[in-house]
Molecule: c-di-GMP-I riboswitch aptamer
Organism: uncultured Gammaproteobacteria bacterium
């Protein structure tokens, strides 16, 4: 430095769920709690999904503004081990 995640140690994160809190909501956060995960670190940069206080409108559609990095892809950066 490259590949790889079969082996083995050492940590590491933690979905449903529960309760608190903010949030119109999607859904954050914080505590408990463990389905999983080799990037389940990081960053909405393409695509999707998901909301909808506002805006348009008869309603949906749509917009505008969020939301999911544990959906897929992209980018940056990383711990062990094998080769």
């Nucleotide at each position: 430095a490259c590949u790889u995640g079969c082996c083995a140690a050492a940590g590491c994160c933690a979905a449903a769920c529960c309760u608190g809190u903010c949030g119109c909501a999607a859904g954050a956060c914080a505590g408990g709690g463990a389905c999983g995960g080799a990037a389940a670190g990081c960053c909405g940069c393409g695509g999707g999904u998901c909301u909808u206080a506002c805006g348009c409108a008869u309603u949906u559609u749509c917009g505008c503004a969020g939301a999911c990095a544990g959906c897929c892809g992209g980018g940056c950066c990383g711990c062990c081990a094998a080769g």